[in-house]
Annotation:
Predicted 3D model of a 178-nucleotide RNA (Lysine riboswitch aptamer) from Gottschalkia purinilytica. The source organism's lineage runs through Bacteria, Bacillati, Tissierellia, Gottschalkiaceae and Gottschalkia.
RNA sequence: AGGAUAGGUAGAGGUUGCAAUAUCUAUUAGUAGUAUUGUAGAGGUGAGUACGAUGAAACAAUAUGAAAGGAGAUAUUGCCGAAGCAUAUAGCCUAAACUCAAGGGCUAUAUGACUGGUUAUACGUAGAAUAUGCGUAUAACUGUCACAAAUUUAUAUUUGUGGAGAGCUAUCAUUCAA
Numbered sequence: 001a002g003g004a005u006a007g008g009u010a011g012a013g014g015u016u017g018c019a020a021u022a023u024c025u026a027u028u029a030g031u032a033g034u035a036u037u038g039u040a041g042a043g044g045u046g047a048g049u050a051c052g053a054u055g056a057a058a059c060a061a062u063a064u065g066a067a068a069g070g071a072g073a074u075a076u077u078g079c080c081g082a083a084g085c086a087u088a089u090a091g092c093c094u095a096a097a098c099u100c101a102a103g104g105g106c107u108a109u110a111u112g113a114c115u116g117g118u119u120a121u122a123c124g125u126a127g128a129a130u131a132u133g134c135g136u137a138u139a140a141c142u143g144u145c146a147c148a149a150a151u152u153u154a155u156a157u158u159u160g161u162g163g164a165g166a167g168c169u170a171u172c173a174u175u176c177a178a
Stems, first nucleotide, its partner, number of pairs: 002176004007172005014080001017079009033064007043051001046100004083115002085112010116142011144163008
């Protein structure tokens, strides 16, 4: 020269990087629900209690009329395993009169050598949805490193193949060492 370390610190990928919060907007929807009138006549719920001829469910007309989750735009903030996913544990919500449950959602913790990032398509799943999210597979683009080749005075650039973030670049610390 160089090598080792789940070491410390600081950075890069992208103008569609990731996430959160607030405001506004569209959709949900003229839907659910409520009220009146008429028809109608015993149920409605996953189950039970309550309710129900002083009229259940259902249908029609009129009037009134939402919300949650998800989405877009703007602004602010935090960041680069940012974040997401899977499993397990604990708690909470979903509820219409109340209680319990299926299914779904949220929060926290732990584990995971699962995923570099974005986009598109197909299938599945959540959803009102053809929006969108998530998962799997395929493809393209992109950043990084390695290898090979070519160009280039050098620096560096281009093409192809492949790997993964416990990565990559820079720097420091400790240690080994020609």